[in-house]
Molecule: Bacterial RNase P class A
Organism: Burkholderiales bacterium
Order: sequence, then structure tokens, then C1' cells
RNA sequence: GGAGCCGGCUAGACAGUCGCUGUGCUGCAAAGCGCAGAGGAAAGUCCGGGCUCCGCAGAGCGGGAUGCGGGGUAACACCCCGGCGCGUAUAAAUGCAUGCGCAAGCGUGCGUGAAGGCGACGAACAGGGCCACAGAGACGAGUCCGCCGGAUGCGCAAGUGUCCGGCGGGGUGAAACGGGCAACCUCCAUCCGGAGCAACACCAAAUAGGCAAGCGCGUGCGGCAACGCACAUAGGGCCGGCUCGGCCGAGCUUGCGGGUAGGUGGCUAGAACCCUCAGGCAACUGGGGGUCCAGAGGAAUGGCUGUCGGGGGGCCCCCUUCGGGACGGCUUCCGCACAGAACCCGGCUUAUCGGCCGGCUCCCGCU
Repeated sequence: GGAGCCGGCUAGACAGUCGCUGUGCUGCAAAGCGCAGAGGAAAGUCCGGGCUCCGCAGAGCGGGAUGCGGGGUAACACCCCGGCGCGUAUAAAUGCAUGCGCAAGCGUGCGUGAAGGCGACGAACAGGGCCACAGAGACGAGUCCGCCGGAUGCGCAAGUGUCCGGCGGGGUGAAACGGGCAACCUCCAUCCGGAGCAACACCAAAUAGGCAAGCGCGUGCGGCAACGCACAUAGGGCCGGCUCGGCCGAGCUUGCGGGUAGGUGGCUAGAACCCUCAGGCAACUGGGGGUCCAGAGGAAUGGCUGUCGGGGGGCCCCCUUCGGGACGGCUUCCGCACAGAACCCGGCUUAUCGGCCGGCUCCCGCU
């Protein structure tokens, strides 16, 4: 210098203005001032845990998950190290052959050629099942062609027909008693109780119903009764405040308890983050010091403007092997990737305009 890979970080910056959520201070209040306010995936909800309740989960059956060896972890289907396989991997480069070209060189074919990537990667001698097409036969076998042996019929003989047994050759096929498949059942080993913050706990209206206590309670008719109807009335209600009067009118009042609406907690200080030291190949672990970093609840974290930055298109300049292309200048467009918390963590997967940094391996040149 070239080529192929892997990993990490970042996710526009600043200012002005109008708002939103939480919180501190001031204030009687209204309000004012200050501070903090989405992500690497907050997503999918696919695994694994914490936490809560049910329950006491000890054992068996059933069911599910995982599956090379070792390690890490709270745990995992995750991560790290190693092995094996995919695999005859492939790029640059290079060897051979060959084509074009005056040459430099440019192609084509076959090889050589790392790091890296991917892998449900236990068991097929426990058992069952399956193995397309082709083939006679596809898994406790089978005889299509051929060959060998035996028996027997025909024939003077060479030979030939039938039956039985065998095979190392041919043929079919990925595979012919050599096996393959467990991502079919199964077996083995290990692990797993269920439901989830709409968990769960507390406070608690109105209305209806439940229980208890107190007060009130007449007459007639119908009916076996429960009860119904009519009239009258106490408390009470209505006729705007008072009095009189009228009308309605058998229940009224209080307490308790459950649950609903609603409210509060759970709610964010944590397997946390930053710096540093030590152990370990690594994943990771331990020690020391420092920091506090969203908590909404139909759900805040936003809108607008300006400057700089970024990206896309066009034109000019310049270079050119005429395919195209670097720096720069002018102009125009784009508010500018994917996306957005909802109990909290560890992973995986998926989406993502761009930018920056580090590492691994192979090759070429020079010293």
C1' cells in the first nucleotide's frame, strides 16, 4: 500500500420564544423563580430472573424446555474459550492452460488461497416407524443378468430344461445387511407449580340491595294464606317566605358490613452508572472512591423561528483509459435514519440516513 472481515461508540449543535410533566423555594391565594425530563433499540413480547398474589409445590403420573466439552451468571434457548462439521468456503494475490493486444496490460477456465461466518452438534447395539425416483429387491431382505455347487429329465456328445443352495462380478440407486433419518415417535441426562403491576394492598361516594336498632302503624272489602284494592291518618313532602287551607302519603330515621365509581400506594437507589486497582486467554468476578440519572396515568418529554453543521439534485472549474471521477465554487431542495418509556432488570431478534474509532487475517513493495 492492497483485499476480505469483526467489534465498539455516536445518533445533529447552539440561541430565542410559546407551552407540558415532576419537584424545591417564595407566596393567604393567584402566581413567580430554579432544577430535572425517552432509546440503542423505549419495538416484537421470543427466552430468563426479581417482585406480588394463589398456594405450600414433598413425591408420583402427565406436560414442556434444553442437549459437543469446559467455564460465566440471579437465571437463560444468552455470553466466553476449545473441539467437530458445513468445506474441496471465498477475496486480494498467485500457479498452469488459453484468448485479445505492437506493448503495457485486459479477460476466460481449472487449481492454491487466511481471518471470519453459519450449525436444535446427546443416543440409530432398547424398541417402533420412515428412506422419494430408479430398481427384481430399500432394511426381521432380495435374485433381473451372470457365475459356482448339488439333485434330476432329455441327448452318443457338446449342451440344455426344472428344482434347491451359494456369490466376491454386472445393472438400478444417495445408499443394496454396509447403512441413513431422532427438526417422526422414543430412550437418556438436566431443569421447570400457576397467574401476572389490569399482580397486589389501603381509603372510599351516589343509587340499589343485605343486617341490626329505634320510631310510626287504622278501617273496610277480596283471598285458605302470602298479599291486593279502596278510604283515612302520624312523621314527612308539594302548593315560592309565614298563617289558614288543599293535595300526596305507610313507612321513616340512624348505624354496620361487602362491593362499584373515584383516589392513594406498589413506582423507581438498582444483579445501577462513572473512575480506578487486582484476578482471569476471555465471558466475568472482587476491592476502593465518587454520583443520583424520567416517573406520566386517555398517558408529559412538544410547537415555531434563526445561525452553524449534514444530506440529495443541477451547473461551472479540473482530470480522464471517454465508462466516469477528487477538491473547490455557485444555486436549489430536505427539519434531517429507525423510532418513542408505562413495575423493574439480563438477553435474543427485528428496524435504522449517516459519521467516528479500534482490532484480526492474507497478499504485494521497500528497508